[in-house]
């Protein structure tokens, strides 16, 4: 160089093939409140994410292009 994967909350991960169903959903975590003499443990609530750009669409995490970052084939 080609080729082919894969990138979503602090961390792990569903969602993507098949475009619209609550305001992207769980789990650990972390805040705020409750229980508790206190800690723990349980309970209610919250904050928090689609790698970047462009495109097609009434509508895009999801469908194509380009890119950048990791993995891996391969001469």
């Nucleotide at each position: 160089g080609c080729c082919g994967c894969u990138a979503u909350c602090g961390u792990c991960u569903a969602g993507c093939c098949c475009g619209g169903u609550c305001u992207a959903g769980g789990a650990c975590g972390c805040g705020u409140c409750c229980c508790u003499c206190u800690c723990a443990c349980g309970g209610a609530c919250g904050a928090a994410a689609c790698u970047g750009g462009g495109g097609u669409u009434c509508g895009a995490a999801u469908c194509c292009c380009c890119a950048u970052a990791g993995c891996g084939g391969u001469a």
Background
RNAcentral holds the sequence, with entries from ENA. Predicted 3D model of a 75-nucleotide RNA (transfer RNA) from a Patescibacteria group bacterium. Its Rfam family is "tRNA". Its mean pLDDT, the model's own confidence on a scale to 100, is 83.